A computed fold for an 89-nucleotide RNA from Ramlibacter lithotrophicus, annotated as Glycine riboswitch aptamer. NCBI's taxonomy places the organism under Bacteria, Pseudomonadati, Betaproteobacteria, Burkholderiales, Ramlibacter. Rfam family: Glycine riboswitch aptamer. Rfam 15.1 lists 9,425 matches to the family in 5,228 species. The coordinates come from a structure-prediction model, not an experiment, and the mean pLDDT is 81. RNAcentral holds the sequence, with entries from Rfam.
RNA sequence: UCCGCGGCGUCAGGAGAGAGUUCCCGCGCGGAACCGCCGAAGGCGCAGGGACCACCCGAACGCUCAGGCAAAAGGACUGACGCAGUGCC
Numbered sequence: 001u002c003c004g005c006g007g008c009g010u011c012a013g014g015a016g017a018g019a020g021u022u023c024c025c026g027c028g029c030g031g032a033a034c035c036g037c038c039g040a041a042g043g044c045g046c047a048g049g050g051a052c053c054a055c056c057c058g059a060a061c062g063c064u065c066a067g068g069c070a071a072a073a074g075g076a077c078u079g080a081c082g083c084a085g086u087g088c089c
Base pairs, nucleotide, nucleotide: 003087004086005085007083008082009081010080011079012078013077018035020034021033022032023031024030036069037068038067042065043063044062045061048057049056050055
């Protein structure tokens, strides 16, 4: 220096599920209760893997605590660009 890797930032893409019912009120993108749902923030659990006797990693699988079910916002993940690192040569 190139390239790879992870981190951070910017931009772009990004699914699913009731614009549910009732009540309250200051009538708002409001609050509360109830029923029905979703899984791709997060969380929890297991499968599985690594280590070897005491631990680590842990999924797009499961659970739905949380979150969400018109739009908006959010959104795992992906791509591009950039920043500072790091690995090899």